Background
Transfer RNA from an archaeon, 71 nucleotides, folded computationally. Model confidence (mean pLDDT): 83 of 100. It matches the Rfam family "tRNA". By type it is a transfer RNA.
[in-house]
């Protein structure tokens, strides 16, 4: 310096144009002498900027950050 992958909640993942969803994790509540497990409910996110679209986490472009390869 090329080319490719990824970037969504605290973490680990889903979502190929039309309401952002799952586990976990934290809060509160049931249950239990307590404790933990378990059961209900809550809180919480689409890396930055531009563009195309009636609508963009998705599609283009460029920018950061990580990995892999090539030189």
């Nucleotide at each position: 310096g090329c080319a490719c992958g990824a970037g969504u909640a605290g973490u680990u993942c889903a979502g190929u144009g039309g309401u952002a969803g799952a586990a976990u994790a934290c809060u509160g509540g049931c249950c239990u002498u307590c404790c933990a497990a378990g059961c209900c409910a809550g809180u919480g996110a689409c890396c930055c900027g531009g563009g195309u679209u009636c609508a963009a986490a998705u599609c283009c472009c460029g920018g950061c950050u990580c990995g892999u390869g090539c030189a």